[in-house]
The RNA shown here (Glycine riboswitch aptamer) has 98 nucleotides and comes from a soil metagenome. The coordinates come from a structure-prediction model, not an experiment, and the mean pLDDT is 81.

RNA sequence: GCCGUCUGGAGAGCCAUCACGCCGAGCGUGGUGCACCGAAGGAGCAAACCCGUUGCGGGCGCAGCGGGUGAAUCUCUCAGGUACCGAGGACAGGGGGA
Numbered sequence: 001g002c003c004g005u006c007u008g009g010a011g012a013g014c015c016a017u018c019a020c021g022c023c024g025a026g027c028g029u030g031g032u033g034c035a036c037c038g039a040a041g042g043a044g045c046a047a048a049c050c051c052g053u054u055g056c057g058g059g060c061g062c063a064g065c066g067g068g069u070g071a072a073u074c075u076c077u078c079a080g081g082u083a084c085c086g087a088g089g090a091c092a093g094g095g096g097g098a
Stems, first nucleotide, its partner, number of pairs: 002097002005094004013034001015033008035082003041078001042076003048069009
C1' cells in the first nucleotide's frame, strides 16, 4: 500500500411549479425550472525535471518559445448532493485478514 469490519465525519432551498398516491389545509414520490454545495467518483494545472528549437557566448552555461512528465482538502461542477431522519461521505482512529 490492498481487502473487510467497527467508530467519528462537513457544506448547501423545509424554493417554485406540475403529475400521481394517501385522500387531508397537509405528507410522500417523481418530473420540470431557477438558486446553491464540494468531502463518492470524474476533469484541470504550479514549481521542479526532461526533450526539441532559437538567441547570446572562448567554454561550462543562461534566457525565450514549443512539447512531455507532474499534487491536493486548490480549481471546475459532468456526476452526485442541498429541513429532520435515513442513505452516501474525502479523510481519521481501533481490531482483523491475505